[in-house]
Molecule: c-di-AMP riboswitch aptamer (ydaO/yuaA leader)
Organism: Syntrophomonas sp. UBA4922
RNA sequence: CAAAAGCCUGCGCUGAAUUUCCUGGAACAGGAGAACGGGGGAACCAUCAUUUGGGGUGAAUCCGUCAUCGGUAGGGGACCCUUUCCCCGAACCCGACAGCUAACCUCGUAAGCGCUGAAAGGGAACCC
Numbered sequence: 001c002a003a004a005a006g007c008c009u010g011c012g013c014u015g016a017a018u019u020u021c022c023u024g025g026a027a028c029a030g031g032a033g034a035a036c037g038g039g040g041g042a043a044c045c046a047u048c049a050u051u052u053g054g055g056g057u058g059a060a061u062c063c064g065u066c067a068u069c070g071g072u073a074g075g076g077g078a079c080c081c082u083u084u085c086c087c088c089g090a091a092c093c094c095g096a097c098a099g100c101u102a103a104c105c106u107c108g109u110a111a112g113c114g115c116u117g118a119a120a121g122g123g124a125a126c127c128c
Stems, first nucleotide, its partner, number of pairs: 010115005018034007035109006045099001051096001053097001054094004062071003074088004079123005084117001
C1' cells in the first nucleotide's frame, strides 16, 4: 500500500414473516392492535377412494443414465413487458386423519443473503 475478515450506517434480494402501542434499563422477553400469510371447517358441487397409507407448507415436480451425475414441470435476479445472461429446482411438518367450503375455530410473523443483472430494447412513474 493492497486484500481478507469484523463492526456500524445506507440501499436492496429470496420469503407471509412487517409495523404501532404498553411493560421491563437496551438487544431481547411478555402483552395488545393493524397488516400480510397458512391450516381446519356446511350446503351445493365434486370424488368413489381407504399399507401400494394419506395429507400439509413451499417454485421445489417428474424422468433418465446408474450416480450422486444429467435433464425437467415450475421459480428467482432494485417498477412492468420482451430478449439475453446468471441462479434455484430444497428442506421440513402432521400422525391414521382432513376434497371444495359461508359462518366459525386456529396458527405464523422466521431464517438466510447481496453491494450487483443496478444488462439491452420498449413502456410507465417521478422530477424539471